[in-house]
Context: one part of a larger RNA
RNA sequence: UUGGGUCUAAAGCGUCCGUAGCCUGUUUGAUAAGUCUUUUGUGAAAUCGUUGCGCUUAACGUAACGCUGUGCAAGAGAUACUGUCAGACUUGGAAUUGGGAAGAGUCAGAGGUAUUCUGGGGGGAGCGGUAAAAUGCUAUAAUCCUCAGAGGACCACCAGUGGCGAAAGCGUCUGACUAGAACAACUUCGACGGUGAGGGACGAAAGCCAGGGGAGCAAAACGGAUUAGAUACCCGAGUAGUCCUGGCCAUAAACGCUGUGAGCAAGGUGUCACGUAUCCUUCGUGGAUGCGUGGUGUCGAAGAGAAGUCGUUAAGCUCACCACCUGGGAAGUAUGGUCGCAAGGCUGAAACUU
Numbered sequence: 001u002u003g004g005g006u007c008u009a010a011a012g013c014g015u016c017c018g019u020a021g022c023c024u025g026u027u028u029g030a031u032a033a034g035u036c037u038u039u040u041g042u043g044a045a046a047u048c049g050u051u052g053c054g055c056u057u058a059a060c061g062u063a064a065c066g067c068u069g070u071g072c073a074a075g076a077g078a079u080a081c082u083g084u085c086a087g088a089c090u091u092g093g094a095a096u097u098g099g100g101a102a103g104a105g106u107c108a109g110a111g112g113u114a115u116u117c118u119g120g121g122g123g124g125a126g127c128g129g130u131a132a133a134a135u136g137c138u139a140u141a142a143u144c145c146u147c148a149g150a151g152g153a154c155c156a157c158c159a160g161u162g163g164c165g166a167a168a169g170c171g172u173c174u175g176a177c178u179a180g181a182a183c184a185a186c187u188u189c190g191a192c193g194g195u196g197a198g199g200g201a202c203g204a205a206a207g208c209c210a211g212g213g214g215a216g217c218a219a220a221a222c223g224g225a226u227u228a229g230a231u232a233c234c235c236g237a238g239u240a241g242u243c244c245u246g247g248c249c250a251u252a253a254a255c256g257c258u259g260u261g262a263g264c265a266a267g268g269u270g271u272c273a274c275g276u277a278u279c280c281u282u283c284g285u286g287g288a289u290g291c292g293u294g295g296u297g298u299c300g301a302a303g304a305g306a307a308g309u310c311g312u313u314a315a316g317c318u319c320a321c322c323a324c325c326u327g328g329g330a331a332g333u334a335u336g337g338u339c340g341c342a343a344g345g346c347u348g349a350a351a352c353u354u
Stems, first nucleotide, its partner, number of pairs: 004325003007308002012322001014202004021195003025089007033082002035078008048066007092192001093189003096185003104178007111155002116150007126137002163170002207248006216242002222236003259321006267299014303310002327354003336347004
């Protein structure tokens, strides 16, 4: 290199956008670059084959002829496929129009219960906590009942293998702005597409920098228990942090442990959105059933698979492009490079061992 793989054995980048590259729908004509056919030249000698000759024979040497030599150059042709140029098409794609669906995003405003604290009133000895206790709080009046206020965080029920988003993720209500998907109409453009090395953007939690905020919870540190010990599990109290604004960090069991796009290939059943037909109707933005398209689940034929299982949302049958894997450990370590304020990230060995 050919070949084999990547749900669970090693292996799919956390996700998307996109440069180069690679690949690319139907059809007509031209061209003849790739491609194919043919001719000519060239493709050293030695080597190799056949025949002859020369060493007494042979090995060996030598002569002629032949073979081989994947290439290169030139000429003549072929035109299916690929390319290029010109033209046409509508199925892919994009745009347009329409009414709906949605925890999609950003900003602003409004609201709700609870915890805590503060103040007023009532009340008067315990409260709290646990398996049991103790530390703790409490006559400076706690716990408890009630009224009012402050402040921060959160958003019960609805809530659903339900919805939306590229992923991370998103849940009180209202408004403004921004973006996407589906459906329907068939209106416009006419291959404008797919993937994507480098590159760019986004990226939970924790952590970092600066400034705010701080109710509850709570690493660390501190007490009380438990225990042989208890640097824990349980209890009390508690600082960073958790929240907001701006800027870093770039990692997760970032998981469907399953890259993206396209085509083909049985069905059954639930659910969400839109459209449509029929029926019911309290006539409403109502309900039921069937059908179509798209999403999301479940069960399964064929098929696949080592099996578990997957199975039109494939891990089936094919195509295009990218990423990654090659025994275990040493090791995601060392070193170098690069990014970062740091923590550390990315890239990433070997000796040795087995």